[in-house]
Context: one part of a larger RNA
RNA sequence: UUGGGCGUAAAGGGAACGCAGGCGGUCUUUUAAGUCUGAUGUGAAAGCCUUCGGCUUAACCGGAGUAGUGCAUUGGAAACUGGGAGACUUGAGUGCAGAAGAGGAGAGUGGAACUCCAUGUGUAGCGGUGAAAUGCGUAGAUAUAUGGAAGAACACCAGUGGCGAAAAGCGGCUCUUGGGUCUGUUACUGACGCUGAGGCACGAAAGCGUGGGGAGCAAAUAGGAUUAGAUACCCUAGUAGUCCACGCCGUAAACGAUGAGGACCAAGUGUUGGGGAAGACCCAGUGCUGCAGUUAACGCAGUGAGUCCUCCGCCUGGGGAGUAUGCACGCAAGUGUGAAACUC
Numbered sequence: 001u002u003g004g005g006c007g008u009a010a011a012g013g014g015a016a017c018g019c020a021g022g023c024g025g026u027c028u029u030u031u032a033a034g035u036c037u038g039a040u041g042u043g044a045a046a047g048c049c050u051u052c053g054g055c056u057u058a059a060c061c062g063g064a065g066u067a068g069u070g071c072a073u074u075g076g077a078a079a080c081u082g083g084g085a086g087a088c089u090u091g092a093g094u095g096c097a098g099a100a101g102a103g104g105a106g107a108g109u110g111g112a113a114c115u116c117c118a119u120g121u122g123u124a125g126c127g128g129u130g131a132a133a134u135g136c137g138u139a140g141a142u143a144u145a146u147g148g149a150a151g152a153a154c155a156c157c158a159g160u161g162g163c164g165a166a167a168a169g170c171g172g173c174u175c176u177u178g179g180g181u182c183u184g185u186u187a188c189u190g191a192c193g194c195u196g197a198g199g200c201a202c203g204a205a206a207g208c209g210u211g212g213g214g215a216g217c218a219a220a221u222a223g224g225a226u227u228a229g230a231u232a233c234c235c236u237a238g239u240a241g242u243c244c245a246c247g248c249c250g251u252a253a254a255c256g257a258u259g260a261g262g263a264c265c266a267a268g269u270g271u272u273g274g275g276g277a278a279g280a281c282c283c284a285g286u287g288c289u290g291c292a293g294u295u296a297a298c299g300c301a302g303u304g305a306g307u308c309c310u311c312c313g314c315c316u317g318g319g320g321a322g323u324a325u326g327c328a329c330g331c332a333a334g335u336g337u338g339a340a341a342c343u344c
Base pairs, nucleotide, nucleotide: 004315005314006313007298008297012312014202017199021195022194023193025088026087027086028085029084030083031082033081034080035077036076037075038074039073040072041071042070049065050064051063052062053061054060091192092189093188094187095185096184097183098182099181104177105176106175107174108173109172110154115149116148117147118146119145120144121143125136126135162170163169207248208247209246210245211244212243216242217241221237222236223235224234259311260310261309262308263307264306267289268288269287270286271285272284273283274282275281293300294299317344318343319342326337327336328335329334
């Protein structure tokens, strides 16, 4: 490279938007670039292939033919692809009327609980464990009552419930603000679409920088236990951090281990949001069971891993190794790209 693949064997980019590129709905007409077809020229000779002949045969040599899958010029065809022109509405979008929602940002506010502070009552224990001890407590703890402070998280509702162009993610209540989705209607635009190398912006936790904040929890650390040891599991303390603002980092089993979009293909049942006068009804989501089909099997099965189309990403035995090196990015930590020798 061909071929074959990517749920679990190697392999879907963490995820979106989007320039180039690739691909692209229905009808009419035109063109003739692709496409198809005829002719002419060319495609040297030798060689290859077929065949006839000459050396006794063969190798070898001579003759003839095919082939040379191509290119150029020219004549035609018009179904398909492309180009030009015109039209259409089902794809896509807009309007109008409704609907649900932890979707985003900012501001405010509430109660429960924990901790701390003050005061009252009150007295010898409390706490903790498998059992203990470290620890706290007669300088009055724990318990209980009242008042106050501060920070963080929002019990019940709560649900294989909802929302999010997508992933990360989103949960007390109120206000402000701008975003998307769904349903109905078919009023409008008239292919405006899909995908998307580079690119750009998003991206849990941890970590980093500056400045705040710090109740609880808690890497590190200290002590107590356990143990042969115990740099652990258990206990008592406890600092970064966890929180806020701004700026970095750019990674996760970032998982449905399943790229995006579209078309088609038995059923049954639960649930969320709409529509409808009604229906074993319709639309959009979210679950379960299950046929055909598929799969190595497990399983998947209208939310496909089925049958197909378009575009992107990725894989090619294990180790060496996500290492070395170079380059780019980063304050750093490191991240991205990413080998080979050698070895089995």
Molecule: small-subunit ribosomal RNA, central domain
Organism: uncultured bacterium